[in-house]
């Protein structure tokens, strides 16, 4: 310094749903709760998929989504 995640430790996060508050909306924040997750960290840069208003032949502008893929930034443990 690459790659791999059968297996070992210590921890992490937390989908569905359900109550409470915000939001026109995709959606969010907090409590409960576990489908799952070896990076389910962070990041709207490329990709995508959603949403609202406006136009409508093509799309335009504001958003949300990192638990879809990628890039970028830090990162935990084992082995080779």
């Nucleotide at each position: 310094u690459u790659c791999u995640g059968a297996u070992c430790a210590g921890a992490g996060c937390a989908a569905a749903c359900c109550c409470c508050g915000g939001g026109u909306g995709a959606c969010c924040g907090g409590g409960g709760g576990a489908c799952g997750c070896a990076g389910a960290g962070u990041c709207a840069c490329g990709g995508g998929a959603c949403u609202a208003a406006a136009g409508u032949u093509u799309u335009u502008u504001a958003g949300u989504c990192a638990g879809c893929c990628g890039a970028g930034c830090c990162g935990c443990c084992a082995g080779a």
Predicted 3D model of an 80-nucleotide RNA (c-di-GMP-I riboswitch aptamer) from an Acidobacteriota bacterium. Rfam family: c-di-GMP-I riboswitch aptamer. Its family is annotated with cyclic-di-GMP binding in the Gene Ontology. Model confidence (mean pLDDT): 85 of 100.